Molecule: Glycine riboswitch aptamer
Organism: Ideonella aquatica
RNA sequence: CACAGGCCGUCUGGAGAGCCGUCAGCGUCCGUUCACACAACGGCUGACGCACCGAAGGAGCAAGGCCCGGCCCGCAAGGUCGGCGCUGAAUCUCUCAGGUACCAAGGACAGGGGGAGCGGC
Numbered sequence: 001c002a003c004a005g006g007c008c009g010u011c012u013g014g015a016g017a018g019c020c021g022u023c024a025g026c027g028u029c030c031g032u033u034c035a036c037a038c039a040a041c042g043g044c045u046g047a048c049g050c051a052c053c054g055a056a057g058g059a060g061c062a063a064g065g066c067c068c069g070g071c072c073c074g075c076a077a078g079g080u081c082g083g084c085g086c087u088g089a090a091u092c093u094c095u096c097a098g099g100u101a102c103c104a105a106g107g108a109c110a111g112g113g114g115g116a117g118c119g120g121c
Base pairs, nucleotide, nucleotide: 001120003119005118007115008114010112011111012110013109018050020049021048022047023046024045025044029043030042031041032040033039051100052099053098057096058094059093060092064087065086066085067083068082069081070080071079072078
């Protein structure tokens, strides 16, 4: 300087899969039976079980790269074969975590605008 990348707020868009079962709780409230009552059931909350989803987070790996060893090759370079070896991406895979009617929340990712200045000039 106010700038690629990255970072921090903010705004917008943003998918999937159970109104399952059992048990427990239930102050107030709502619904059904009912009498504005009690009780029960349902709504609600939690735990567990089964089923399911992948887009917070987490884990896995292909090519490639590195290392080591054998072979080819005067050496080297290069090539080739091998290794429970290291590294190695995703919206892929797994489903630990998370989630599973609508709404809400969350949400990878994408875009707009703003800020700072790790970095860049």